The prediction has a mean pLDDT of 75. The RNA shown here (Bacterial large signal recognition particle RNA) has 264 nucleotides. Its Rfam family is "Bacterial large signal recognition particle RNA". By type it is a non-coding RNA gene. From the family's description: The signal recognition particle (SRP) is a universally conserved ribonucleoprotein involved in the co-translational targeting of proteins to membranes. The sequence was found by an Rfam model in a public genome assembly.
Formats: sequence, C1' cells, structure tokens
RNA sequence: CUGUGCUGAGUGGGGAGUUUGCGGUGCCCUGUACCUGCAAUCCGCAAUAGCAGGACCGAACGUCUUUCUCGGCGGAAUAAAUGGAAGGCCGCGCACUGCAAGGGGUGUUGAUAACAAGGUCUUAUGCAACUGCGGGCUGCGAACCGUGUCAGGAUAGGGAUAUAGCAGCACUAAACAGUUACCGCCGUGUGCCAUAAGGUUGCUUUGCAGGAGCUACCUGCAGCGUUCACGCUUCGGUUUAUUCCGACAAAAAAGACUGCACAG
Repeated sequence: CUGUGCUGAGUGGGGAGUUUGCGGUGCCCUGUACCUGCAAUCCGCAAUAGCAGGACCGAACGUCUUUCUCGGCGGAAUAAAUGGAAGGCCGCGCACUGCAAGGGGUGUUGAUAACAAGGUCUUAUGCAACUGCGGGCUGCGAACCGUGUCAGGAUAGGGAUAUAGCAGCACUAAACAGUUACCGCCGUGUGCCAUAAGGUUGCUUUGCAGGAGCUACCUGCAGCGUUCACGCUUCGGUUUAUUCCGACAAAAAAGACUGCACAG
C1' cells in the first nucleotide's frame, strides 16, 4: 500500500417555549434523513442526562476547527396604531363683558348726549261697566184649620129676623217662577273716563336749541368663566414597521484527524 473480518460509531441537526436541568412529544427553521410503543392538567431520565424492543450499515455518508448566516430569541432607539388613567397653562365648543378694524342696520325727512312738559307707575275719591244678593214689579198660589161675598142647606126664633158657614167666585200670605227698564248693598285680572296728591331710573310722545354720529346683528381683537366628547400634555400597557447591537445557530464551503486483528 491492497484485501478480508470486527468494533467505537452512524441511520439528522438547530431555535424559541417548557423544565431545577437534559432529552423527547407539540410549534418554527434547515432539508430528505430506519421501524414499533409512550408523552402538554405532559413523558422519560440525572451531568455518561429520552426509555424499551427490533432492523440496516461498517472507519466514512464519521469527528474536530474555521468561514458564512436560513431562522427564531434578547436589548436599545425612532415612528405609527390602539385601548387605560390623569390634567386643564393650550386648541375646539359654550356663556358673559369690553373695543369698534371690516360687513350690516339706522341717521341732514336731523343721530347721541342735554333741557322742558305729558303718558306709562303709586295712593285716594268719584263716575261708568259688570258679577252676586236683596228690595220693587209681573205671574201663579189655600178640600177644613186665610179674607170678602157666601146660592143651596144648617141652627135659634111664633114671626120679622139673627148667627155660623161648605161649594162657587174674587182677593191675598208663605212658597215657587220670571223680570231686570227702577232702588239699595257687597265686590272687581273691568275702563281711549274724571279729580287731587305723589313719583318720574328706564321706555315712549311732543317741544326747544344744536348739527354727525349712533348701534353691537355677523366677522375680528382682548379679557373672564365653564366643559373634558375630541385635539393637546403627562404616565404606564399592547401591537406593528425600520435601524443598530448581542448570545445561539441549521444547511453549505474550506482545512485537519481517523481504531483492532489477519493475509498478501
């Protein structure tokens, strides 16, 4: 060096999660790579860290180092979205006050302010109107116990006559109904009413002198107050995107290493 037979091994690995830790089942990445049973309210183990049973292969399709970085993980920064809490120096909204730059209205057919006299207002009295009540007036109104007249009849009387008196007729009391032209009283969300006194801030009417502003409806500006839905500010949460850093890290590439026995 070649061949044969064995053996350690190999028949996948990694990330997060879980766990005291390791491995597995489940998820993800890589990519193709034996089988059966077990296992998330987990399963099996203990630093030699899946267990149990079987199969194939047999020193390279193995091991180690370096490079690279699929992938997920951790941290930081920035931005955005979303939901929670709080705030009221701010915006928006609302209310009030002031100013009068712009618009509007009004004003030489005379504004604002000033002055004078009335009205509006208060009190009292009167008048009128009206409500209510009463009187008055009208009507009706008594089988006996209201009045008058009392037929008939009754009673007394010798008689003349007298007396009481039902029905009828007439009248009337109470009561009932009506009328309000008349009278009285009480009252009034009554009055183009009258008189007297008071008051007179405002509004209004008239007059007077005078001669150009007045108003604050809209916009604007300033101030003050209010509200917390939204914006805004502050705090902490979640998610997404981008960038940077870090520890791992499959696959791939490069390099190195590689047992025992026998025969030639």